The prediction has a mean pLDDT of 76. Two RNAs folded together computationally: RNase P RNA and transfer RNA, 453 nucleotides in total. It holds a member of the Rfam family "Bacterial RNase P class A". By type it is a ribozyme.
RNA sequence: GGAGCGGCUCGGGCGAUCGCGCCGCCCACCGUCGGUUAACGCGGUGGGUGAGUGAGGAAAGUCCGAGCUCCAAAGGACAGGUUGCUGGGUAACUCCCAGGGAGGGCGACCUCACAGAAAGUGCAACAGAAAGGAUACCGCCCGCGCCGUUCGGCGGGUAAGGGUGAAAUGGUGAGGUAAGAGCUCACCGCGUUUCCGGCGACGGAAACGGCAUGGCAAACCUCUUCCGGAGCAAGGCCGAAUAGGGGAGAAGAGGUGGUCCGCCUCGUUCGACUCCCGGGUAGGCCGCAAGGAGGUUGCGGGUAACCGCCGCCCAAGAUGAAUGAUCGCCCCGCGUCGAAAGGCGCGGACAGAACUCGGCUUACAGAGCCGCUCCGCCC
RNA sequence: GUCCCCGUAGCUCAGCAGGAUAGAGCACCGGUUUCCUAAACCGGGGGCCGCGCGUUCGAAUCGCGCCGGGGACA
Numbered sequence: 001g002g003a004g005c006g007g008c009u010c011g012g013g014c015g016a017u018c019g020c021g022c023c024g025c026c027c028a029c030c031g032u033c034g035g036u037u038a039a040c041g042c043g044g045u046g047g048g049u050g051a052g053u054g055a056g057g058a059a060a061g062u063c064c065g066a067g068c069u070c071c072a073a074a075g076g077a078c079a080g081g082u083u084g085c086u087g088g089g090u091a092a093c094u095c096c097c098a099g100g101g102a103g104g105g106c107g108a109c110c111u112c113a114c115a116g117a118a119a120g121u122g123c124a125a126c127a128g129a130a131a132g133g134a135u136a137c138c139g140c141c142c143g144c145g146c147c148g149u150u151c152g153g154c155g156g157g158u159a160a161g162g163g164u165g166a167a168a169u170g171g172u173g174a175g176g177u178a179a180g181a182g183c184u185c186a187c188c189g190c191g192u193u194u195c196c197g198g199c200g201a202c203g204g205a206a207a208c209g210g211c212a213u214g215g216c217a218a219a220c221c222u223c224u225u226c227c228g229g230a231g232c233a234a235g236g237c238c239g240a241a242u243a244g245g246g247g248a249g250a251a252g253a254g255g256u257g258g259u260c261c262g263c264c265u266c267g268u269u270c271g272a273c274u275c276c277c278g279g280g281u282a283g284g285c286c287g288c289a290a291g292g293a294g295g296u297u298g299c300g301g302g303u304a305a306c307c308g309c310c311g312c313c314c315a316a317g318a319u320g321a322a323u324g325a326u327c328g329c330c331c332c333g334c335g336u337c338g339a340a341a342g343g344c345g346c347g348g349a350c351a352g353a354a355c356u357c358g359g360c361u362u363a364c365a366g367a368g369c370c371g372c373u374c375c376g377c378c379c
Numbered sequence: 380g381u382c383c384c385c386g387u388a389g390c391u392c393a394g395c396a397g398g399a400u401a402g403a404g405c406a407c408c409g410g411u412u413u414c415c416u417a418a419a420c421c422g423g424g425g426g427c428c429g430c431g432c433g434u435u436c437g438a439a440u441c442g443c444g445c446c447g448g449g450g451a452c453a
Stems, first nucleotide, its partner, number of pairs: 001375010012330007020054003023050009033041002056350001060361002063359005068231004075261004080227002084223001085099005100114001101112004115222002120220002122216002137162002139158003145154003170188006189211001190209008235286004245277005252266004292314001294313003298309004331348007380452007389405004398436001407423005429445005
């Protein structure tokens, strides 16, 4: 100097003018409100005022996990879903950290849905002889049986070589043989057992076994982990409306959610409930924002995720839904003019809280920082 | 806001417990017939199955993540 890998931070700044939501204070008006009918309070509307406050890293997707709320206590069985190497972190997790194994990269480093195919069922088109207890197309061989002088034919042996396929019943080499074959041997792979190291996943070594057990479980399934259901339109309170309306069916219906059991409530002709017709209401308050599994300097523990202690800091709350616009200067990028200083023009992303958190995923103009790898050159 | 469903030719749909050229009807193009048109008959083109990554020998089909569209609710 070039190419790359991993991690982190920010994501325009300052000023002026105008505007919007919320909050505090002041004034005016209104109220079938409270009040001793007075002061005043409460509520609403309008105006003024304030060194008040006002989006994000993803507020997004709603993909996971929780808090919170209701369903009688959330009980039993089945069904269904979900997790899938080990150890730790956490309120919890399909998250995070550390490690093991497998795969990729020269490397920094990256990726993994990483239980079971010797429980069972199933699948494998086309090609091929044969696709799962399979088989012989070409080839190789005549040791054996029959024929046959040699050669060879019938029969037989074989699976080393060729060919097909994504995949062909361990691989390489040597011996052996008629030719071959784990038939025998060495090494590698695989399996079983024992020992050693490690909390463990696993790793290493030795002995034995002649190879049995091909692939697919993001096919059914089996094993294992966890899961009751719904979601702030949860749910609670106030107010408004009302009809115990008309017609038909009806012995069961509802809480209860996929089914059954159990439990509770209502009902069986004075009729629960269902359907049809016709109608009413559809406003406000709480939940909901001074809150918390919050952030952070320092110290301590831990390889780390994270945890503990002390101190400090924060502070949107709307409901057709506020959080913005214009101008000036600065910053960054591009174009253009210019010898230069500089001038002029254009552009500056993705996106927008809605009960609240922890993660993941996805989108994103540009700027900055830290650590590391490989290549080239120079000393 | 919360919870569901769908995406295959220009349009409407099959195919989706994986198997090789992805089909059907309408529409479109060419021809026959007719004086011309329609109808009828014959023939043909047109898709990378919404996009990406993965599993598998093989993906429209299975899994995950996005994109687009639709529906339900007090």